RNA sequence: CGAGUUGGUUGGAUGAUCGCUAAAAUUUAUUUUAGAGGAAAGUCCGGACUUCAUAGAGCAGGGCGCCAGGUAACACCUGGGAGGCGUAAGCUUACGGAAAGUGCAGCAGAAAAUAUACCGCCAAUUAAUUGGUAAGGGUGAAAUGGUGUGGUAAGAGCACACCGCUUAAAUGGUAACAUUUAAGGCAUUGCAAACCCCAGCCUGAAGCAAGACCAAAUAGAAAUCCUUAGGCUGCUCGUUUAGGAUUUGGGUAGGUUGCUAGAGCUUUGUGGCGACACAUUGCCAAGAUAGAUGAUCAUCUUAUACAGAAUCCGGCUUACAGACCAACUCAAUUU
Numbered sequence: 001c002g003a004g005u006u007g008g009u010u011g012g013a014u015g016a017u018c019g020c021u022a023a024a025a026u027u028u029a030u031u032u033u034a035g036a037g038g039a040a041a042g043u044c045c046g047g048a049c050u051u052c053a054u055a056g057a058g059c060a061g062g063g064c065g066c067c068a069g070g071u072a073a074c075a076c077c078u079g080g081g082a083g084g085c086g087u088a089a090g091c092u093u094a095c096g097g098a099a100a101g102u103g104c105a106g107c108a109g110a111a112a113a114u115a116u117a118c119c120g121c122c123a124a125u126u127a128a129u130u131g132g133u134a135a136g137g138g139u140g141a142a143a144u145g146g147u148g149u150g151g152u153a154a155g156a157g158c159a160c161a162c163c164g165c166u167u168a169a170a171u172g173g174u175a176a177c178a179u180u181u182a183a184g185g186c187a188u189u190g191c192a193a194a195c196c197c198c199a200g201c202c203u204g205a206a207g208c209a210a211g212a213c214c215a216a217a218u219a220g221a222a223a224u225c226c227u228u229a230g231g232c233u234g235c236u237c238g239u240u241u242a243g244g245a246u247u248u249g250g251g252u253a254g255g256u257u258g259c260u261a262g263a264g265c266u267u268u269g270u271g272g273c274g275a276c277a278c279a280u281u282g283c284c285a286a287g288a289u290a291g292a293u294g295a296u297c298a299u300c301u302u303a304u305a306c307a308g309a310a311u312c313c314g315g316c317u318u319a320c321a322g323a324c325c326a327a328c329u330c331a332a333u334u335u
Stems, first nucleotide, its partner, number of pairs: 002330009012300007020035006037306001041317002044315005049207004056237004061203004065198001066080005081095001082093004096197002101195002103191003118137002120133005145163006164186001165184008211257004221248006228242005264283002268279004
């Protein structure tokens, strides 16, 4: 000086005037304070909370899927292992099982499993043809383990060496796994994000329009069906309630609460590779409801991107102009 990788911060600021929402104070219309995000988006996961409900069991269904930890919990996060990509820093995973069974692999190709001989090679033969072969070539995503040597009429695990695969043992590791040794010529490849199986683990339903309270109003109306029906619950057992289901017709539908002090943020220390845990310091950051934070002026500025809360929290995914910081990798030059 260049090219990369990983992580983090920010994404407008200050002042004035008017305006909007909430809370508190206050003599009641003034003052003070506060007022959208890192993703508020997606609604993809996990929960808290509320009700069914007085409290269950089993099955079905569904979810996850290498190992060990973290967490309230998770399909999330951290670390490790194996596979793949990259010179590397790093990134990524469609990560249990194909020897339980079923299924799929179009076209091309001779042949894709009840496997096979198109070209080629060798032998016999005048030729046609017959026999042997699967090493070489072709087709294909994939062709019956791979490379080399020997051997053979020509070849082939036919034999041998190494690699791969299977089984067993030892060592290291909590484990996934790794290394070493020995035996075995061992094969029909891939797909389970195909159906499936389970060495395994988890799982009630509905959702803040959940619920609770107050008020108002009428017609505590009529008809039909079941005496057993309804709820929990998709089904069964069980348990519980006293009516239940359908239709016609009439009336009311306003307010309060849930609603923001939390699995909260933050300082410091200790432990841990880390995610985090424990102790400790300080702080209180929107609660709208046809839905609040806008407008004008001035100055500064590198920039004004993606974009607006609706019960709340932990994640994941997606979008993002520009600016700044730190660490690491590679290459070149100079000393």
Background
The RNA shown here (Bacterial RNase P class A) has 335 nucleotides and comes from an uncultured SAR86 cluster bacterium. Its Rfam family is "Bacterial RNase P class A". From the family's description: Ribonuclease P (RNase P) is a ubiquitous endoribonuclease, found in archaea, bacteria and eukarya as well as chloroplasts and mitochondria. Rfam classes the family as a ribozyme.